[in-house]
RNA sequence: UCUCGACAACGGCACCCCGUCCGAAAGGGCGGUCAGCAAAGCACCGGGUCUACGGGCGCAUGGCGGCUAGGACCACCGGGCUACCGAA
Numbered sequence: 001u002c003u004c005g006a007c008a009a010c011g012g013c014a015c016c017c018c019g020u021c022c023g024a025a026a027g028g029g030c031g032g033u034c035a036g037c038a039a040a041g042c043a044c045c046g047g048g049u050c051u052a053c054g055g056g057c058g059c060a061u062g063g064c065g066g067c068u069a070g071g072a073c074c075a076c077c078g079g080g081c082u083a084c085c086g087a088a
Base pairs, nucleotide, nucleotide: 004086005085012037013036017032018031019030020029021028022027041081042080045078046077047076048073049072050071054068055067057065058064059063
């Protein structure tokens, strides 16, 4: 240095939920919370999942139904980049 991850050490992040703000929604920001996480750090490269404002189609048409990311999820998976410590 690389791989790896301990009943090690210093720390870090923070699910659900609550409050508030943004958003059509999915979801996200901030504060509280702390189930958990050795990348639960970063970023949509690939797959996957979620939502459907908008678009378009249909119908029994001031409505309903389906389809569709340009939206979202990195704590869904894989890959990429970076990183503390140092037992086996």
This is a predicted structure of an 88-nucleotide RNA (c-di-GMP-I riboswitch aptamer) from a Nitriliruptoraceae bacterium. It matches the Rfam family "c-di-GMP-I riboswitch aptamer". Rfam describes the family as follows. GEMM was predicted in a large-scale screen for bacterial structured RNA regulatory elements. Lineage of the source: Bacteria > Bacillati > Actinomycetota > Nitriliruptoria > Nitriliruptoraceae. The prediction has a mean pLDDT of 89.